The RNA shown here (small-subunit ribosomal RNA) has 1521 nucleotides and comes from a Mollicutes bacterium. It matches the Rfam family "Bacterial small subunit ribosomal RNA". Gene Ontology terms of the family: ribosome and structural constituent of ribosome. RNAcentral holds the sequence, with entries from SILVA.
[in-house]
């Protein structure tokens, strides 16, 4: 620091995901040791048991035990202690429920306050009194507990004296920002424990206490500024509420409380309400800014079963106190009682999940005590848990035959791997044994010294020495001995992301963080081997930050990707021109204070290191105070004119409102003329018309809209505005520079305007026209087209408030090249120039690109609005508005990994342009109808083997299925095999012949029976048998492959290098102008060149020359029946080498080019004709059955072999052909002319026989020699005469020939007889442009024969037509649109049906929360109080150790206010559930259509209204996307 993922590829936008770090974690697998940390995040759920707060006898009276003494009365000491009393229990420890708050943090204030114990200073500690617990007695109760009577003490309680001080009142002084503070004088009121211990010379002294006052330290309380969550689908809240006066209450201020008075207070800078939450230091992450978090440790707060309340006290409204109410649990004798683990352990429950019912007070700290000491689940330690961090170990060195074994393999080897084994060594840890700390300082006790020549004495303070105290723990540490012995796993290996192979599986099982993997060769599943990473851990899950500039302050955007409000006015708010001065609020600087400690960072140090710990420093705030600076922002004051505005003079305009008025046209009405149609469409029909339409003429009525002018012209804020005239009225521009003097810009909320449609009321209605009706079209047609037609469109008044309300571009201001058109001003020899608009082209710049570009989307400033993945969703609920339709605001669950923009290359279009092709057209002949042949489908069958399937399968593989072929079927047989190689053993032959059985294969028997070398042991070859490796497979996969082939297409294309352009995919070149059969050539040109294709080179053919003449030829000579034979090379021909044709020449056209047109010459002329030759590629095209081949499968069978059958079946359909339907013909007779082939298991002559097929025969020929071999159409003559025929030949009967082992299934041919359909073929469709079509015959391959009418060749005869490129098909190029890229056989929309999921509505039902009103009203404070009760103090009296009465004061009881819980009631808010219902999402190959994407076949879309199964259609207005 980035990466993966949208696309065929690209750039961008944008989401999703990953790599990092962290955790009080949990789960899975695994697990050696130690140190340091840490451990109920859930049920603030309920708790058994034990412990967690006591202590003091030097405060008090007793009691018990022991000891001592005793004059026996008792006394003393020690120990223990219930009670009274004091102090503590308000600390420490736990938890985070509540709390959105002065709760917390920070900074201030208290002149408005309190403070036990502690410290310092000062003063004091006098004198009385009455009770009461314990105890004793009598009772009640199950218990808890408690009543009555009697006795007693205090440092318990109550008066009194003293009085500095305090409080109140009065009178002064000083000071302060105000309330006030300090201080002086006078009067009134108010306080103590003569206690305890020690010593004593009995005077007192010391210590611990106590009282008062002043101060301190520490703690608490109150007030304030600022900071500290979410929701506005919470917008208004508030009656003690806000303030005042008086009083009360409190430690103290204050509506804190009460009475009275006033009507205030809070709020868009977010009140109130709801939801959530303890806050902080910090922790975590991050470069930082930030985000998230608030375990452990520390500070604060709150709470203690739930709610309320006070008491005591310095401090509490009190975790281990009290009272009351409630819920729950327990005990009970049923009368009544007891309890509160959110202390430490522990239990149950909950949960994914969190420990021991441990040790010690040794240390630190706390309480009490004079002290010893006691108490302390605080604390220190140990235990459990890999929960985290840190450290150590599981051995080290050598060791190659690279062992065995595993895995892979190209079978050679590679790898695990120096790894192991083996040898040597070490001993961390471990085990055993020995030694063994620091943490201990105090206090106490004893001694000494000093203060101090202390004191009467005990003390006291300080220092030193001695003694004493360790839970952890015989722990850390250390020494010795012993053995490599006891100690490695987890995850991953397709990309991101380090690491690959084999087997299994076969869209199954499964994986997956994202993309995705798996359908028979899976580096992605499972296993194994190997490898990578981390390591006593490793992975997964969850959560947070990061990456994410993906909420953007740092640091994003809004023309088209999400995003500018439809437009304006404008309050609050924000921002604001130039100059001078002012203050110092913002800003900046310095100082001071503070920002606890811990933590983080730095330095040093201590544990062997580290984690951990210690010491010091730094850092940390939007903080406070003080001082200062004065540029900028701001305040205040003064001035200016450049912004803004006013006045004046002109100008243009569909700017607005109202009234009037005009002509053209449509329709209707009347009348005339006139007659059969009109109208409408692609074509029709509905409709109108003989009752007189349409047409035409005149007149009239009425409504609506304003042709031409008219223009990217004008005006307006936008919507919008169009005949003419008038009235009223808004704004703009220009000119000059008179006036004001910043008056400005923007604008949340608010207000106003706002197309069309729509709504309400009342008019109006010519045309048009949703709905509706009819006619067409159609598979249907709720549409497009046609004929009608109502709302509506128009007017007035009111509502609605939306549009693709668009420049998809908010408003204002400043700056930044030009050129050109136009509107309105000014200006000019009517060139220029200038201001304000409105367009185009373009520089810089900008943008993802397209594009924008002084009318910015450039460079900047100010303000407002809006966006944050797609869908769900212009939705739901709630609220506001509306008569309604509906509008504005506006989520979530759920779901996907994309959705989107721009541009690129293709492909496609019922887009456009150019061009070509037997593509159409013009022609000729066919197919489709018949019969047959042949192939295919289908069907049948035991089998009818398999393949080929639009074009590019179908007379195709097959250039020849009777057996064989053969792969299929039935049956018989063989199992190292019919065939190949090797090894081992064995035999010596094998073959052949004969016989028997059998359908044959085969089996059995007989007959026959090896070779070479040799050291004589044997070896080698060949052949048979046995066994082992293996053979074999037309079995599967052509979607694993090679090779071969088809097709586009013999179409003119397909690419590359360098350069240039573009962010890039890509473009350019290859486009353009011409031309060509051609990307052929020329010209132009940011391209220049090149390659594969085209063409040429090759073959055949057409002319000719040279050479050569046999088997070929024959002009002349000779000869024959005959080129038969001499002879000849002239000719034909043969076969080798040449020549020839190149737009070379001429003319015209063209651009002076390329080229085209015409001509000459020439055998041939513009590629002369034909062939071979097939670019990059496309179709997962065809072929595993030609062949080859990976993998899989079969192995007494899917192999081999034999016999027979089948591939030849036959309701039907299709393709390709043959023969025909006849007279351009059939038949008969005669007669002429080829080319190219083939031939020895062959072609086969002459001759003879047969009607013929053929037979006999055998000459010649391995071929220019012989044979095949009579070519046919043609020509000449005859006959038939338009008919199912003398056409046609199918079918069937009979008889034969040939091939062959064999002709039944199933051959061909011949003869005789038979004589079917068929009289030129519907829709549709095929071939062909010249030696072509058509027509005629010939040959060859395969082959024993033949299904050949096929295929491949050969020649003979030999046409017609092409105006032309509109259309059909195919192709090439350019351009355009695209939502396609599996590329239109594409993509894709909606209803309906099925399943699942979440959500809304819903008659209701249930629950919760917080208020309100009323009722009841516990405990308790406060107040009141007749009567009742009471020791202290006072008074009086009396019978005076006391009693009585009265007073002060107190108490119980009762009453009043308040008041928790409870009850009743109607509402509010929230949640759960609910028959049914609504839309939404997802799913598989369902149904119906085809709405959108191309002009998507009616251009699409927006708003609105109506209609329709559905997508949708139509009307009105609008947009161009």
């Nucleotide at each position: 620091a980035g990466a993966g993922u949208u696309u065929g590829a690209u750039c961008u936008u944008g989401g999703c995901u990953c790599a990092g770090g962290a955790u009080g974690a949990a789960c899975g697998c695994u697990g050696g040791c130690g140190g340091c940390a840490u451990g109920c995040c859930u049920a603030a759920u309920a708790c058994a048991u034990g412990c967690a707060a006591g202590u003091c006898g030097u405060a008090c009276g007793g009691a018990a035990a022991u000891c001592g003494c005793u004059u026996c009365g008792g006394c003393g000491a020690u120990u223990u202690u219930a009670g009274u009393g004091g102090c503590g229990a308000a600390c420490g420890g736990g938890u985070g429920a509540g709390u959105a708050a002065c709760a917390c943090g920070u900074a201030a204030g208290g002149a408005a306050c309190c403070u036990g114990c502690c410290c310092c200073a000062a003063a004091g500690u006098c004198g009385a009194g009455g009770a009461u617990a314990a105890c004793c007695g009598c009772g009640g109760g199950a218990a808890a507990c408690u009543g009555c009577g009697g006795c007693u003490a205090a440092u318990a309680c109550u008066g009194g004296a003293u009085a500095a001080g305090a409080u109140u009142u009065u009178c002064g002084g000083a000071c302060g920002c105000a309330u006030g503070u300090c201080u002086g004088a006078a009067a009134a009121u108010u306080c103590a424990a003569a206690g305890g211990c020690g010593c004593u010379u009995c005077g007192g002294c010391g210590c611990c206490g106590c009282u008062u006052c002043g101060g301190g330290a520490g703690g608490g309380c109150c007030u304030u500024g600022c900071g500290c969550a979410g929701c506005a689908u919470u917008a208004g809240c508030u009656a003690g509420u806000u303030g005042g006066u008086a009083g009360g209450a409190u430690a103290a201020u204050a509506g804190c409380c009460u009475a009275c008075c006033a009507a205030g207070g809070c709020c868009a800078c977010g009140a109130u309400g709801c939801u959530u939450a303890g806050c902080u230091g910090g922790a975590u992450u991050g470069a930082g800014a930030g985000g998230u978090u608030g375990a452990u440790c520390a500070g604060c707060c709150a709470c203690a079963c739930u709610g309320g309340g006070a008491c005591u006290g310095a401090g509490a409204c009190a975790c281990g106190g009290c009272c009351c109410a409630g819920a729950c649990u327990c005990c009970u004798a049923c009368g009544g009682g007891a309890g509160g683990c959110a202390g430490c352990a522990g239990u149950a429950g909950g949960g994914a999940a969190u420990c021991u019912u441990c040790g010690u007070c040794a240390a630190u700290g706390g309480g009490c005590g004079a002290a010893a000491g006691c108490c302390u689940g605080a604390a220190c330690g140990a235990g459990c848990g890999a929960u985290g961090c840190c450290g150590c170990g599981u051995g080290a060195a050598c060791g190659a035959u690279g062992a065995a074994g595993g895995u892979c393999u190209u079978c050679g080897g590679a790898u695990c791997g120096u790894a192991a084994a083996g040898u040597u060594c070490u001993g961390u840890u471990g085990u055993c044994g020995g030694g063994g700390a620091a943490g201990a300082a105090c206090a106490g006790u004893g001694a000494u010294a000093u203060g101090a020549g202390g004191u009467a004495a005990u003390g006291c303070a300080u220092a030193u020495c001695a003694u004493c105290u360790g839970a952890c723990g015989g722990u850390a540490c250390u020494c010795g001995a012993c053995c490599a012995g006891a100690a490695a796993g987890c995850u991953c290996c397709g990309g991101c992301u380090a690491a690959c192979u084999a087997c299994g599986u076969g869209c199954c099982a499964g994986c997956a963080g994202c993309c995705g993997c798996g359908g028979u060769a899976a580096u992605a599943c499972g296993u194994a081997g190997g490898g990578a990473g981390c390591a006593a851990g490793c992975g997964u899950u969850a959560u947070c930050c990061g990456g994410a500039a993906u909420u953007a302050u740092u640091g994003g955007g809004c023309g088209u990707a999400a995003a500018g409000c439809g437009u304006g006015c404008g309050c609050a708010g924000g921002c604001g021109g130039c100059c001078c001065a002012u203050c110092a609020g913002g800003u900046c600087a310095a100082a001071u204070g503070u920002g606890a400690a811990a933590g983080u960072c730095c330095a040093c140090g201590g544990c062997u290191c580290a984690a951990c710990c210690g010491u010091g420093g730094a850092a940390a705030g939007u903080c406070a105070u003080u001082u200062g600076a004065a540029a900028c922002c701001g305040u205040u004051g003064g001035g200016c004119u450049a912004g803004a505005g006013u006045a004046c003079g002109g100008u243009a305009g569909a700017g607005g409102u109202u009234a009037g008025u005009g002509g053209a046209a449509u329709u209707c009405g009347a009348u005339g003329u006139g007659u059969a149609g009109c109208g409408g469409u692609a074509a029709a029909a509905u409709g109108c018309g003989u009752a007189g339409a349409u047409a035409u003429a005149u007149c009239g009525a009425g409504g609506a809209a304003c042709a031409c002018c008219a223009g990217u012209g004008g005006c307006g804020a936008a919507g919008g505005c169009g005949g003419c005239u008038a009235a009223c009225u808004g704004g703009a521009c220009c000119g000059g520079a008179a006036c004001u003097g910043a008056c400005g810009c923007u604008c949340a909320g608010g207000c106003a305007c706002g197309a069309a449609a729509g709504c309400g009321u009342g008019g109006g209605u010519a045309g048009c026209a949703a709905a509706c009706a009819g006619g067409a079209u159609u598979a249907g047609a709720u549409a497009c087209c046609c004929u009608g037609g109502u709302a509506g469109u128009c007017c007035a008044c009111g509502c609605u408030g939306u549009a693709a309300a668009c420049g998809c571009u908010g408003a204002g201001g400043a700056c930044u090249a030009a050129g050109u058109g136009u509107u309105g001003g000014g200006g000019u020899u009517a060139u220029a120039c200038u201001c304000a608009g409105u367009g185009c082209u373009g520089a810089a710049g900008u943008u993802a690109a397209c594009g924008c570009a002084u009318u910015a989307a450039g460079u900047c400033c100010u303000c407002c609005g809006c966006c944050u993945g797609g869908g769900g969703a212009u939705u739901a609920c709630g609220g506001c508005c509306g008569c309604a339709a509906g509008g504005c605001u506006g989520a979530a669950a759920c779901u996907c990994a994309a959705a989107a923009g721009a541009a690129u290359u293709g492909a496609c279009g019922g887009g456009u342009c150019u061009c070509c092709g037997c593509a159409c057209a013009a022609g000729c002949g066919g197919u489709g109808g018949a019969g047959c042949a042949u192939g295919u489908u289908g069907u049948u069958u035991a089998a009818u083997u398999c393949g080929a399937a639009g074009a590019u399968a179908c007379g195709c593989g097959a250039a020849g299925a009777a057996c064989c072929u053969c792969a299929c079927c039935a049956g018989g047989c063989c199992u190292u095999g019919a065939c190949a190689u090797a090894c081992a053993c064995u035999u010596g032959a094998c073959c052949g012949c004969c016989a028997u059985g059998g359908a044959a294969a085969c089996a059995u028997g007989g007959u026959u029976u090896c070779c070479c070398c040799u050291u004589c042991g044997g070896g080698g070859g060949c052949a048979g048998g046995u066994g082992u490796a293996c053979a074999g497979g037309u079995g599967g996969u052509g979607c694993a492959u090679g090779g071969u082939u088809g097709u586009c297409g013999u179409c003119a294309g397909c690419u590359c290098g360098u350069g240039u352009c573009g962010u890039g995919a890509g473009a350019u070149g290859u486009u353009g102008g011409g031309u060509u059969a051609a990307g052929u050539c020329c010209c132009g040109u940011a391209a220049c060149g090149a390659g594969c294709g085209c063409a040429a080179c090759c073959c055949c053919u057409g002319u000719u020359g040279a050479u050569a003449g046999u088997u070929g030829c024959u002009a002349a000579c000779a000869u024959u029946a005959a080129g038969u034979u001499g002879a000849g090379g002239a000719c034909u021909c043969u076969a080798u080498c040449g020549a020839g044709a190149c737009u070379g020449c001429c003319a015209g056209u063209g651009a002076u080019a390329a080229a085209c047109u015409g001509g000459a010459g020439g055998a041939a002329g513009g590629u002369g004709g034909g062939g071979a030759u097939g670019a990059c590629g496309u179709c997962a095209a065809a072929u595993c059955a030609u062949c080859a081949u990976g993998c899989c499968c079969c192995u007494u069978a899917u192999g081999g072999u034999c016999u027979g059958g089948g591939c030849u079946a036959c309701a039907a359909a299709c393709g390709u052909g043959c023969u025909a339907c006849a007279a351009u013909g059939g038949c008969c007779g005669g007669u002429a002319c080829a080319a190219a082939g083939a031939g020895c298991a062959g072609c086969c002559a002459a001759g003879u026989c047969g009607c013929a097929a053929g037979a006999c025969g055998g000459a010649g020929c391995u071929a220019a020699u012989c044979u095949u071999c009579u070519a046919a159409a043609g020509c000449c003559g005859g006959u038939c005469u338009c008919a199912g025929u003398u056409c046609g030949g199918a079918u069937c009967g009979g008889a034969g020939u040939c091939u062959g082992c064999a002709a039944c299934u199933c051959g061909a041919c011949u003869c005789c007889g038979u004589g079917a359909a068929g009289c030129u073929g519907g829709a549709a469709u095929c071939g062909c442009u010249a030696g072509u079509a058509a027509u005629c015959g010939u040959g060859a391959g395969u082959c024993a024969g033949c299904a050949a009418u096929a295929u491949c060749a050969c020649g003979g005869u030999g046409a017609a037509u092409a105006c032309g490129u509109u259309c059909c098909c195919g192709g090439a190029g350019a351009u355009u649109g695209u939502a396609c890229a599996c590329c239109c056989c594409g993509c894709c929309c909606g209803u309906c049906a099925u399943a699942c999921c979440a959500c809304g509505a819903a008659a209701g039902u249930c629950c919760g929360c917080a208020a309100c009103a009323c009722c009841c009203g516990a405990a308790g404070u406060a107040g009141g109080u007749g009567g009742c009760c009471c020791a202290a103090c006072c008074g009086c009296g009396c019978u005076u150790a006391g009693c009585g009465c009265g007073g002060a004061g107190g108490g119980a009881g009762c009453c009043u206010c308040c008041g928790a819980a409870g009850g009743u009631g109607g509402g509010g808010c929230g949640g759960a559930u609910g028959a049914u219902u609504g839309g939404g999402g997802u799913a598989a190959a369902g149904u119906c259509g085809u709405a959108a994407c191309a002009a998507g076949g009616u251009a699409u879309c927006c708003c609105u209204a109506c209609g329709g199964g559905a997508a949708c259609g139509u009307g009105g207005g609008g947009a161009u996307g």